A computed fold for a 152-nucleotide RNA from a Gemmataceae bacterium, annotated as SAM riboswitch aptamer (S box leader). Model confidence (mean pLDDT): 80 of 100. It matches the Rfam family "SAM riboswitch aptamer (S box leader)". Rfam's curators write: The SAM riboswitch is found upstream of a number of genes which code for proteins involved in methionine or cysteine biosynthesis in Gram-positive bacteria. The organism belongs to Gemmataceae, within Bacteria.

[in-house]
RNA sequence: AUCUUAUCCAGAGUGGCUGAGGGGCCAGGCCCGAGGAAGCCACAGCAACCGGCCGGACGAGGCGACCCGCACGGGCCGCCUCCCAGGUGUCAGGUGCUAACUCCUGCCCGGUGGACCUCCCAGUUGGGGAGGCCGGCCGGGGAAGAUAAGAU
Repeated sequence: AUCUUAUCCAGAGUGGCUGAGGGGCCAGGCCCGAGGAAGCCACAGCAACCGGCCGGACGAGGCGACCCGCACGGGCCGCCUCCCAGGUGUCAGGUGCUAACUCCUGCCCGGUGGACCUCCCAGUUGGGGAGGCCGGCCGGGGAAGAUAAGAU
């Protein structure tokens, strides 16, 4: 660097240095920021992907008791060993993270309101229908990104 898989509405910040930007890129929003952004350092914390421990279904093997009258063969129960799925369990060694859902939207699909325009029906201050177009809201998926684990 590329690929695969999993997760992304939870959680968790202080101090020091420094000094103007930052929220990945593009666009549109919306935010954070001299009451100090980003970055670096120190300490603290969150979480539990990998890892350690505990425990351990299923399966395999062994031993023993009992039953099928005995043997053979089989059944059933108990114990031990191995392997091992899963675990609101535990620890925190390797990472990661510590404003806002990955801050929101962008592409596709479905649902549901609404505004406007055109036409038709009925006919009078109001109603019904069809089409177009543009928002809103809800749900699902995708793309991109981030992180972990693995592979090349």